């Protein structure tokens, strides 16, 4: 210095042809159950806000009614070539 790949809540991991972002699972909170814990069952679980409600997919524009998804530039990380 070229090429491909890969980025999504606290983790891991989905989202078909662009059309509710976060399914599913761990992990965590709280109640139950117990003597008490474990297992087990319910319910909650990205952010800001008392609430109504607004906002998020590495970042910065574009394209579309509509972008995680398509298109540029950036960053970072794996990997191959020199």
């Nucleotide at each position: 210095g070229c090429c491909a790949c890969u980025g999504u809540g606290u983790u891991g991991g989905a989202a078909u042809u662009g059309g509710u972002a976060g399914a599913c699972a761990a992990a965590c909170u709280u109640g139950a159950c117990u003597c008490a814990a474990a297992a087990u069952c319910a319910a909650g679980c990205g952010c800001c806000g008392c609430a109504a409600g607004g906002c998020g997919u590495g970042c910065c524009g574009g394209u579309u009614c509509g972008a995680g998804u398509c298109c540029g530039g950036c960053c970072a990380g794996u990997g191959g070539c020199a």
This is a predicted structure of an 82-nucleotide RNA (transfer RNA) from Acholeplasmatales bacterium DTU056. It was read from a public genome assembly. Lineage of the source: Bacteria > Bacillati > Mycoplasmatota > Mollicutes > Acholeplasmatales. The coordinates come from a structure-prediction model, not an experiment, and the mean pLDDT is 82. Rfam family: tRNA. Rfam links the family to the GO term triplet codon-amino acid adaptor activity. Rfam classes the family as a transfer RNA.